A computed fold for a 73-nucleotide RNA from Bacillales bacterium UBA1719, annotated as transfer RNA. It was read from a public genome assembly.
[in-house]
């Protein structure tokens, strides 16, 4: 330099070919316990890496760009 994959909650990952963004773990609150842990119930947490475009509507499609990883040279 060229090609490909990935980027979504604090972490690990979903989202069924465009239709209101979710789960597990972690955090917090409550119940339970002599207390802790475990268990159960609940709460909070997101401008989907960034910017733009198409569309009634974009995590998803298009363009530009940043980062990480891999392959080729």
């Nucleotide at each position: 330099g060229c090609c490909g994959a990935c980027u979504u909650a604090g972490c690990u990952c979903a989202a069924u070919u465009g239709g209101u963004a979710g789960a597990g773990c972690a955090a917090c609150u409550g119940a339970u316990u002599u207390g802790u842990a475990a268990u159960c119930a609940g709460u909070a947490g997101g401008u989907u890496g960034a910017a733009g475009g198409u569309u009634c509507g974009a995590g998803u499609c298009c363009c530009u760009u940043a980062g990480u990883c891999g392959g080729c040279a």